Two RNAs folded together computationally: RNase P RNA and transfer RNA, 504 nucleotides in total. Its mean pLDDT, the model's own confidence on a scale to 100, is 77. It holds a member of the Rfam family "Bacterial RNase P class A". It is annotated as a ribozyme.

[in-house]
RNA sequence: GGAGAAGACUGGGUGAUCGCUUGGAGCGGAAACGCUCUGAGAGGAAAGUCCGGACUUCAUGGGCAGGGCGCUGGGUAAUUCCCAGGCGGAGCGAUCCGACACCGGCACCACAGAGAAUAAACCGCCGAUGGCCAAGGCGACGGGAUUCCAAUCCGUCACUUUCGCUCAGGUAAGGGUGAAACGGUGGGGUAAGAGCCCACCGCGGUGGUGGCGACAUCACCGGCAGGGUAAGCGUCGCCCGAUGCAAGGCCAAAUAGGAAGACAUCUGUCGGCUUUUUUCGAAAAGUCGGCGACCGGCUGGCCCGGCCGAGGUCUUCGGGUAGGUCGCUUGAGGUUCGAGGUAACUCGAAUCCCAGAGAAAUGAUCAUCUCUACUUGGGAGCAUAUCCCAGGCAGGACAGAAUCCGGCUUAUCGGUCUUCUCCACCG
RNA sequence: CGGGGCGUAGCGCAGCCCGGUAGCGCACUGCGUUCGGGACGCAGGGGUCGAAGGUUCAAAUCCUUUCGCCCCGACCA
Numbered sequence: 001g002g003a004g005a006a007g008a009c010u011g012g013g014u015g016a017u018c019g020c021u022u023g024g025a026g027c028g029g030a031a032a033c034g035c036u037c038u039g040a041g042a043g044g045a046a047a048g049u050c051c052g053g054a055c056u057u058c059a060u061g062g063g064c065a066g067g068g069c070g071c072u073g074g075g076u077a078a079u080u081c082c083c084a085g086g087c088g089g090a091g092c093g094a095u096c097c098g099a100c101a102c103c104g105g106c107a108c109c110a111c112a113g114a115g116a117a118u119a120a121a122c123c124g125c126c127g128a129u130g131g132c133c134a135a136g137g138c139g140a141c142g143g144g145a146u147u148c149c150a151a152u153c154c155g156u157c158a159c160u161u162u163c164g165c166u167c168a169g170g171u172a173a174g175g176g177u178g179a180a181a182c183g184g185u186g187g188g189g190u191a192a193g194a195g196c197c198c199a200c201c202g203c204g205g206u207g208g209u210g211g212c213g214a215c216a217u218c219a220c221c222g223g224c225a226g227g228g229u230a231a232g233c234g235u236c237g238c239c240c241g242a243u244g245c246a247a248g249g250c251c252a253a254a255u256a257g258g259a260a261g262a263c264a265u266c267u268g269u270c271g272g273c274u275u276u277u278u279u280c281g282a283a284a285a286g287u288c289g290g291c292g293a294c295c296g297g298c299u300g301g302c303c304c305g306g307c308c309g310a311g312g313u314c315u316u317c318g319g320g321u322a323g324g325u326c327g328c329u330u331g332a333g334g335u336u337c338g339a340g341g342u343a344a345c346u347c348g349a350a351u352c353c354c355a356g357a358g359a360a361a362u363g364a365u366c367a368u369c370u371c372u373a374c375u376u377g378g379g380a381g382c383a384u385a386u387c388c389c390a391g392g393c394a395g396g397a398c399a400g401a402a403u404c405c406g407g408c409u410u411a412u413c414g415g416u417c418u419u420c421u422c423c424a425c426c427g
Numbered sequence: 428c429g430g431g432g433c434g435u436a437g438c439g440c441a442g443c444c445c446g447g448u449a450g451c452g453c454a455c456u457g458c459g460u461u462c463g464g465g466a467c468g469c470a471g472g473g474g475u476c477g478a479a480g481g482u483u484c485a486a487a488u489c490c491u492u493u494c495g496c497c498c499c500g501a502c503c504a
Base pairs, nucleotide, nucleotide: 001423002422003421004420005419006418007417008416009415010414012369013368014367015366016365017364018363020041021040022039023038024037025036026035027034028033043398047409048408050407051406052405053404054403055244057242058241061304062303063302064301066240067239068238069237070236071085072084073083074082075081086100087098088097089096090095101235102234105233106232107229108228109227122175123174124171125170126169129168130167131165132164134162135161136160137159139157140156141155142154143153183201184200185199186198187197188196202224203222204221205220206219207218208217209216210215248326249325250324251323258317259316260315261314262313263312268291269290270289271288272287273286274285275284276283277282295309296308297307298306299305319503320502321501333352334351335350336349337348338347339346340345371395372394374392375391376390377389378388379387380386428500429499430498431497432496433495434494437453438452439451440450447484455471456470457469458468459467477493478492479491480490481489
């Protein structure tokens, strides 16, 4: 000097004029409100609403269903977040990325291909073994020839050798197909091959050692266990009640204080009271209460359980009001210092108060300065590199609180700083 | 502010759950039929499934992020 990696900060400044919301004080006013003075007034993401909480009301006995997460340890109110580590992957490296439990069960794996999950023989290789054909050897028997025998010749049978193979068959080393073909490389071995055997690597198991652990490492054993997909159904482990400030409380106002539909009652038993009958033991009827069964309703989704049941619950339609106030901003709060911890973070002390509107304020114009890009003139300079001076013009992003916090994700013109890596050159 | 759904050819929709070269109707183009037009018949064109990334051999479909559109939700009685 170039190319990068990680992290932090900033998000234009000043002034003038005109406005907006709101707290406080004063004055005027019956009040609404007006005027004056004074204080405060968007973000790192206020966004997406993807997680986790606070808070609210309802529920809060059990089970099922449903949802979420998934290496280990820690942090935290909590988390799917953060920190540290392990393992895998990318990069020369600084560093970065990872939904990173389980394939036993069910399901799927199109096309191509011989064969796609209980493997498979299309081409190729072999054809040891069996079979067939041909040739040869040896033996036995028979025949011919010879006066006879042997050799020789012919035929049959058995055995055997060689060659061939069309066959049965063997073979997953090679070709070819595919995303994927049931460990890889090398050697031995074989008819050809093959973990068939051996060495190394991979894999699985057992044990030792180190570590809280994920895991790492070493030794021994095993010839290979048998593909992928769970961001497919599922299994295992852990966690989760529903509801969202339009939650919810109070005050005020108004009405047709409405209509339609759905839904279910029994008898048994016990006790009390009243009436009637009475053989004075009791019986019948009525009523009230308890228990039981059934049915219906309610109980955040279903079941059990629980509660309630004659005027009650639910659904739909119709009607009315669209006001005030609390919730509402002091909080797992900010800043500084100290301590603990590798860190996330925690603890302690001091100090500060920092938007609370309610269809929604936080703005506009001008001047000047600043930053960036382009450009005009002049100067320095060997230079069209670079720098300096004066001027012109353009631009300064993404975006905007709505109950509040902790995270994540996404958007963002630029600028500044810190640490680190690689390459080139110089000393 | 909170909750839910949708995006596939010019238009309206299916396919998505359970992944395997994306279809239906209308519209469009050509030919036939007709004196001509419509209707009808035959043949054909047109899409990378809102966008980006991931999982997978393979994504409209599964997952994540993002963009756009639509719907619902107040209280009283």